[in-house]
A computed fold for a 90-nucleotide RNA from Phenylobacterium sp. Root700, annotated as Glycine riboswitch aptamer. The source organism's lineage runs through Bacteria, Pseudomonadati, Pseudomonadota, Caulobacteraceae and Phenylobacterium.
Order: sequence, then structure tokens, then C1' cells
RNA sequence: UGUGCUCUCGCGGGAGAGACCGGGCAUGUCCCGGCGCUGAAGGCGCAACCACCCCGGAAACGCUCAAGCAAAACGGACCGCGCGGGCUGU
Repeated sequence: UGUGCUCUCGCGGGAGAGACCGGGCAUGUCCCGGCGCUGAAGGCGCAACCACCCCGGAAACGCUCAAGCAAAACGGACCGCGCGGGCUGU
């Protein structure tokens, strides 16, 4: 001084699916049960692929355990920008 990757933090964006049924009393953005449903926290499974001396890594696919299913809020994979750290080229 440059490139790409990665981590923490900050800011911005960020989907889906019953305002279902029954019961309760404290009548609520409530609780309990039932059925239906969603896929983008997390978790589990498969493994194209990557790496390979050993140890490994790995999806937005699958499951639906957990979570969620009016709006808002919260959460939110992922994406963009910024400060800083790490790795990496000359």
C1' cells in the first nucleotide's frame, strides 16, 4: 500500500403461515387444550462440493424438536454500508 475472506459492534433493508375451534375467569396483545399451517433464529438429517498426512468444513435442500402464524413491537436467515480486530498478496 492493495486484494479477497472472516469476526465483534453500529446503522439501514429484511419473508412466510388460522383475528381457527373448544374451555377457563381475571375479559386480555390473557391462560389451558385441540386441529390446521409456516420456514429465515437455534437444533437435527442427507451430502453436491471443498480440503485431505491426520483431524475436518459444508445449502436458502429435507425434518418441524424448538420457534412462529391480524397489524405494530420484538425476533429474524440473509443483504448493503461504516469503525475496529484476524488471516491473506506484493